[in-house]
RNA sequence: AUUAGCGAUGCGGGAGAGUGCGCCGCGGCCUGAACAGCCGCUGCGCCGCCGACGGAGCAACCCCCCAGGAAACUCUCAGGCGCCAGGGACCGCUUCGCUAGG
Numbered sequence: 001a002u003u004a005g006c007g008a009u010g011c012g013g014g015a016g017a018g019u020g021c022g023c024c025g026c027g028g029c030c031u032g033a034a035c036a037g038c039c040g041c042u043g044c045g046c047c048g049c050c051g052a053c054g055g056a057g058c059a060a061c062c063c064c065c066c067a068g069g070a071a072a073c074u075c076u077c078a079g080g081c082g083c084c085a086g087g088g089a090c091c092g093c094u095u096c097g098c099u100a101g102g
Base pairs, nucleotide, nucleotide: 003100004099005098006097007096008095010093011092012091013090018047020046021045022044023043025041026040027039028038029037048081049080050079054077055075056074057073061069062068
């Protein structure tokens, strides 16, 4: 040096769950004009749902005097549920640092 573990960086991949109902506002269609109706968008409310950021709980197990640690399991507080965007455990590759070994 090759190798393994941990951490960081860059790149790539990366799931799940309603564009449900209602309301205000805005825009469009229709109209001589307006109301009503339909469509789209932001926001709010209600119900339903999701779990692979975070958070919490239990546990195989680890450790053990006490006490602790611990999941992709469980719960959904937060978050998320049309498309786009964002987030995203985890996986792969590059580079760097530390440790072990040599």
This is a predicted structure of a 102-nucleotide RNA (Glycine riboswitch aptamer) from Belnapia sp. NCBI's taxonomy places the organism under Bacteria, Pseudomonadati, Pseudomonadota, Acetobacterales, Belnapia. Its Rfam family is "Glycine riboswitch aptamer". From the family's description: This family represents the bacterial glycine riboswitch. Glycine riboswitches usually consist of two metabolite-binding aptamers domains with similar structures in tandem. The model forms 85% of the base pairs in the Rfam consensus. The prediction has a mean pLDDT of 81.